[in-house]
C1' cells in the first nucleotide's frame, strides 16, 4: 500500500429485501418462595429534559455528510479492529 469482512444497551447477540431499533441470552435491581439462603418463578432496566406522580417530550445503531417520505440497511469520506495479498 490494495482487496474484503466486522463495528448496535453495562456485555454477548438479532433485526434476510430501506417501513415500530434492540428480540434472546448474561449482567443489575425490586418482589414472590425459604427459618434464612441457593436454585426457581414474576417484573423492570439506552441517554437526556419536563413533571408530585400518572405520564410526556427529544436524541440515539463507530465518525462525518449523501440519496429517499422514510437509513442498522444503499452511495461517498474518514476512524478502529480482524483477514488475505504485496
Nucleotide at each position: 500500500g490494495c482487496a474484503c469482512g466486522a463495528g448496535u444497551g453495562g456485555c454477548g447477540g438479532a433485526a434476510c429485501u430501506g417501513g415500530c431499533a434492540g428480540a434472546c441470552g448474561c449482567a443489575g435491581c425490586g418482589g414472590a418462595c425459604u427459618u434464612a439462603a441457593a436454585a426457581u418463578c414474576c417484573g423492570c432496566u439506552g441517554a437526556c429534559c419536563c413533571g408530585c406522580a400518572a405520564g410526556g417530550g427529544u436524541c440515539g445503531u463507530c465518525c462525518g455528510g449523501g440519496u429517499u417520505c422514510g437509513a442498522u440497511c444503499c452511495c461517498c469520506g474518514g476512524c478502529u479492529c480482524g483477514u488475505g495479498c504485496a